The part of an RNA shown here (small-subunit ribosomal RNA, 5' domain) has 527 nucleotides and comes from a soil metagenome. The coordinates come from a structure-prediction model, not an experiment, and the mean pLDDT is 84.
Context: one part of a larger RNA
RNA sequence: GAACGAACGCUGGCGGCGCGCCUAACACAUGCAAGUCGAACGAGAAGCUGUCGCAAGACGGUUGUAAAGUGGCAAACGGGUGAGUAAUGCAUGGGUAACCUACCCUCUGGUGGGGGAUAACUCCCCGAAAGGGGUGCUAAUACCGACGAUACGCACCGGCCUCGUCAGGGGCUGGUGGAAAGCCGAGCCGAGGGUUCGGCGCCGGAGGAUGGGCUCAUGUCCUAUCAGCUUGUUGGCGGGGUAAUGGCCCACCAAGGCUGCGACGGGUAGCUGGUCUGAGAGGACGACCAGCCACACUGGCACUGCGACACGGGCCAGACUCCUACGGGAGGCAGCAGUGAGGAAUAUUGCGCAAUGGGCGAAAGCCUGACGCAGCGACGCCGCGUGGGGGAUGAAGGCCUUCGGGUUGUAAACCCCUUUCGGGAGGGAAGAUGGGACGGGUAACCGUUCGGACGGUACCUCCAGAAGCAGCCACGGCUAACUCUGUGCCAGCAGCCGCGGUAAGACAGAGGUGGCAAGCGUUGUUC
Numbered sequence: 001g002a003a004c005g006a007a008c009g010c011u012g013g014c015g016g017c018g019c020g021c022c023u024a025a026c027a028c029a030u031g032c033a034a035g036u037c038g039a040a041c042g043a044g045a046a047g048c049u050g051u052c053g054c055a056a057g058a059c060g061g062u063u064g065u066a067a068a069g070u071g072g073c074a075a076a077c078g079g080g081u082g083a084g085u086a087a088u089g090c091a092u093g094g095g096u097a098a099c100c101u102a103c104c105c106u107c108u109g110g111u112g113g114g115g116g117a118u119a120a121c122u123c124c125c126c127g128a129a130a131g132g133g134g135u136g137c138u139a140a141u142a143c144c145g146a147c148g149a150u151a152c153g154c155a156c157c158g159g160c161c162u163c164g165u166c167a168g169g170g171g172c173u174g175g176u177g178g179a180a181a182g183c184c185g186a187g188c189c190g191a192g193g194g195u196u197c198g199g200c201g202c203c204g205g206a207g208g209a210u211g212g213g214c215u216c217a218u219g220u221c222c223u224a225u226c227a228g229c230u231u232g233u234u235g236g237c238g239g240g241g242u243a244a245u246g247g248c249c250c251a252c253c254a255a256g257g258c259u260g261c262g263a264c265g266g267g268u269a270g271c272u273g274g275u276c277u278g279a280g281a282g283g284a285c286g287a288c289c290a291g292c293c294a295c296a297c298u299g300g301c302a303c304u305g306c307g308a309c310a311c312g313g314g315c316c317a318g319a320c321u322c323c324u325a326c327g328g329g330a331g332g333c334a335g336c337a338g339u340g341a342g343g344a345a346u347a348u349u350g351c352g353c354a355a356u357g358g359g360c361g362a363a364a365g366c367c368u369g370a371c372g373c374a375g376c377g378a379c380g381c382c383g384c385g386u387g388g389g390g391g392a393u394g395a396a397g398g399c400c401u402u403c404g405g406g407u408u409g410u411a412a413a414c415c416c417c418u419u420u421c422g423g424g425a426g427g428g429a430a431g432a433u434g435g436g437a438c439g440g441g442u443a444a445c446c447g448u449u450c451g452g453a454c455g456g457u458a459c460c461u462c463c464a465g466a467a468g469c470a471g472c473c474a475c476g477g478c479u480a481a482c483u484c485u486g487u488g489c490c491a492g493c494a495g496c497c498g499c500g501g502u503a504a505g506a507c508a509g510a511g512g513u514g515g516c517a518a519g520c521g522u523u524g525u526u527c
Base pairs, nucleotide, nucleotide: 001527002526003525004524006523007522008521009520010519013384014383015382016381017380018379019377020376021342026340027339028338030337031336032335035073036072037071040070041069047062048061049060050059051058052057080295081294082293089220090219091218092217093216094215095214096213099212100211104208105207106206107205108204109203110202111201112147114144115143121136123134124133125132126131154177155176156175157174158173159172160171161170162169163168182200183199184198185197186196187195188194189193221267222266223265228258229257230256233255234254235253236252238250239249240248270292271291272290273289274285275284276283277282297318298317299316300315301314320331321330322329323328348374350373351372352371356370357368358367359366360365387417388416389415390414397408398407399406400405421468423463424462425461426460427459431454435450436449437448438447439446440445471516472515473514474513475512476497477496478495482511483510484509485508486507492499493498
């Protein structure tokens, strides 16, 4: 000098864009943060409506909604944090002839006929509660099959050909095995129902896309005052397990494997794109944004599922908190706000799904503390303003003085002008495309209309009047800026050198001056 997720002191007008618990991965009150589908299913309040009734109400119909249940998809994304991790991570580049991939796209072939349950519900029982048990009934795109049929390029076992250095790949072929679910709309027939077409689904197969698993190489902090480490250890054979290789796991066999190019141990640490600094080389760092990883009270475990060993799922153990009828239960903010604590220090228990994106749905739509916005904070960067021009017999006052004067100083007053920002009044967006409704049309499409949290915001016009808006630090040298008074090695200053003991440009005050400016200084940290 530059930089900062800063803090502290004094001061503080406006706006734009960013950023805002670096400490206790400490504990958390309360609310919200993941649902959705009635076009999979049974049942069904309320509402509407019909009949009866004076009424209360009863019965029926309809929409089939709310709350709940079965079922499907989502919940493995999105959001948070950085504890752990020095390599099981990350970065870069390979391999997978050792693998998986829901939804999506392309191609292909199917979707026949049956069965038994169960929740909801009813009734009974236990319990303070959380919750649980039993009885009876019922549906499905839930579940089941030595039911049936078939297919394939699917799976398994085998044969032949071919390619490959091997592991193995490709082609042909024999045997065995294995599927499925319906719903909606329209038309026709029609008691229920059946059938055709269309749409959405369902099952088998091939390919793609996307996402991932595993693996190899190289790189990746300090410490030798850590020098030897290792028994599932290193390799083999066989098996188990997995989507898949593998000592991943197991039995047996061999005795290996790593290490001065630093093993093993200890300390520290998420890694990267990047950020800061620097002429560069380099050094330091990894907040915000983006990619990867790890974690979700602590430790362990599996279940479901294409995907988890699963932040707002489950089980066990532990610590802690809460409820209890003392028998037993409930909980997990490192999601968004918010509270306490810690700390020098870090925000609102805000608005909205209008946009973008995500989940579900045929759609309308619902959900979304992701996100879009607003609020608070000079925390940072950037922009603007606090006026402009004129104005000397150089007013007054202050300060200094050699008492002549000098300086503050064109500064003020005064004259002319302008009106940004702030204030008041009026107007007032873009961000909106899509989608819905209505009308035209076979449809694509066209017309009309509805739809904005921010927000009466940005922006524009007008009104008034210089009117409402400057501080902070320094002035001995480094270093730009000097005098007076007070003090008297005192009180004090200080980054270094050093000032102060009676003439202090270094302390304190004042006048003046220098620097920067809505900031200025100080402290901390990095280069």